Context: one part of a larger RNA
RNA sequence: UGACGGGGCCCCGCACAAGCGGUGGAGCAUGUUGUUUAAUUCGAUGCAACGCGAAGAACCUUACCUGGGCUUGACAUCCCGGGAAUCCUUGAGAGAUCGAGGAGUGCCCCUUCGGGGGAACCCGGUGACAGGUGCUGCAUGGCUGUCGUCAGCUCGUGUCGUGAGAUGUUGGGUUAAGUCCCGCAACGAACGCAACCCCUAUCUCUAGUUGCCAGCGCGUCAUGGCGGGGACUCUAGAGAGACUGCCAGUGUAAUAAACUGGAGGAAGGUGGGGACGACGUCAAGUCAUCAUGGUCCUUAUGUCCAGGGCUACAAACGUGCUACAAUGGUCGGUACAGAGGGAAGCAAUACCGUGAGGUGGAGCCAAUCUCAGAAAGCCGGUCUCAGUUCGGAUUGGAGUCUGCAACUCGACUCCAUGAAGUUGGAAUCGCUAGUAAUCGCGUAUCAGCAUAACGCGGUGAAUACGUUCCCGGGGCUUGUACA
Numbered sequence: 001u002g003a004c005g006g007g008g009c010c011c012c013g014c015a016c017a018a019g020c021g022g023u024g025g026a027g028c029a030u031g032u033u034g035u036u037u038a039a040u041u042c043g044a045u046g047c048a049a050c051g052c053g054a055a056g057a058a059c060c061u062u063a064c065c066u067g068g069g070c071u072u073g074a075c076a077u078c079c080c081g082g083g084a085a086u087c088c089u090u091g092a093g094a095g096a097u098c099g100a101g102g103a104g105u106g107c108c109c110c111u112u113c114g115g116g117g118g119a120a121c122c123c124g125g126u127g128a129c130a131g132g133u134g135c136u137g138c139a140u141g142g143c144u145g146u147c148g149u150c151a152g153c154u155c156g157u158g159u160c161g162u163g164a165g166a167u168g169u170u171g172g173g174u175u176a177a178g179u180c181c182c183g184c185a186a187c188g189a190a191c192g193c194a195a196c197c198c199c200u201a202u203c204u205c206u207a208g209u210u211g212c213c214a215g216c217g218c219g220u221c222a223u224g225g226c227g228g229g230g231a232c233u234c235u236a237g238a239g240a241g242a243c244u245g246c247c248a249g250u251g252u253a254a255u256a257a258a259c260u261g262g263a264g265g266a267a268g269g270u271g272g273g274g275a276c277g278a279c280g281u282c283a284a285g286u287c288a289u290c291a292u293g294g295u296c297c298u299u300a301u302g303u304c305c306a307g308g309g310c311u312a313c314a315a316a317c318g319u320g321c322u323a324c325a326a327u328g329g330u331c332g333g334u335a336c337a338g339a340g341g342g343a344a345g346c347a348a349u350a351c352c353g354u355g356a357g358g359u360g361g362a363g364c365c366a367a368u369c370u371c372a373g374a375a376a377g378c379c380g381g382u383c384u385c386a387g388u389u390c391g392g393a394u395u396g397g398a399g400u401c402u403g404c405a406a407c408u409c410g411a412c413u414c415c416a417u418g419a420a421g422u423u424g425g426a427a428u429c430g431c432u433a434g435u436a437a438u439c440g441c442g443u444a445u446c447a448g449c450a451u452a453a454c455g456c457g458g459u460g461a462a463u464a465c466g467u468u469c470c471c472g473g474g475g476c477u478u479g480u481a482c483a
Stems, first nucleotide, its partner, number of pairs: 001483002003480003007477007015467002019431005026322008034313002042053002064308007073129001077128002079125005086103007107118004131297002134295003140291002142286003145282001147280001152191001154189004158167003171182003197274004202240007212229002216227003243268001246262005324424001328383007340371003345364002350359003390421001395416007437459007
């Protein structure tokens, strides 16, 4: 100087407390361990691994296993020989692959019109080489997690100290903040904080189609449907607006910083949200995104193919979904979103089917058409506390769709079946406001496949006395046989 302390003081955080809803019990989904297996590919492992890499394993993916093949190779450059591209038919085979037959010379340059040379491409050959998701994340770059959006981490000069170092950065206030003020052997400065950026909340101006419809007119059973209009909503560009600016009080050595209340205001003290992550820590994670040193394999640890596996199942754990019901189930009627996607696409009206879906195809490269019925809600009927008209697992049968192909191993529909489960031990998690809870909708991936992920809106709470305690963090100080 640090680190540590079941030392002290001060302060903060959904850290506790106050509340609301869960997890832990059940069934299922999913990930992991373990076990099994020819293989169940690999990685991630306290917080910070475990719905994680994977924004989607039937084949492919695929790295694993079994079997069948290839060896200048599936891929790149160079050299030599031949043809050139390319397309069609056909035999063997699980396919990879190995044959057979046919059509067919285009492009550029030279030309004695016979032909010669060349570029893309294909076949064969020689070796230089290719190739490796083999190993090492403890050789590395890059990227990322974490402490932590915590308020810190440092430097120059000066001063103090023999020196390591100290000071500044400590102190008194204050703040979300090393934020600001005051004081001070310090004076300044860099990286962080804040602001500058984006979205959102209010208003103004500009613009007015595909959006809108107040007033005027036309038309319809009805609808901005039409003429028209720019007022409104909205769209999207430019601006305004919030700064403790104003008032009062508190504050102090001071008319400091700041705090408390008020006015006005759409918004008030960082308005709400996002992007943004200092010096560093964990030899944290990743050689399987990529790149890369070293090392290893080279008729195989490379590469092609078929089938299988990654989907196994005594058990354990994590994360979720659905429930256990009446604030509910079910039937009928009826209302209101936002944000997105659409051409190898989204698909309306209509018809067929109980349904998944099918037939067909108007319109739309989309503020125009379409996916698209939002759901909870509201209005009625019914069920009357039961393992039930709760719950839907499981199983049988019949189907639909995608796709060469749904056996291993897809999703969905209909009929039947109707398991556990009556609110969950010890323990444990999230959340402070348009939040929790609850309700549906969309998108990426994607042929098909979502209870996950990422977004979107609808309805919409309770509680916070307080900082004694638990956990984590910041500052000062103290002890130490630790570095």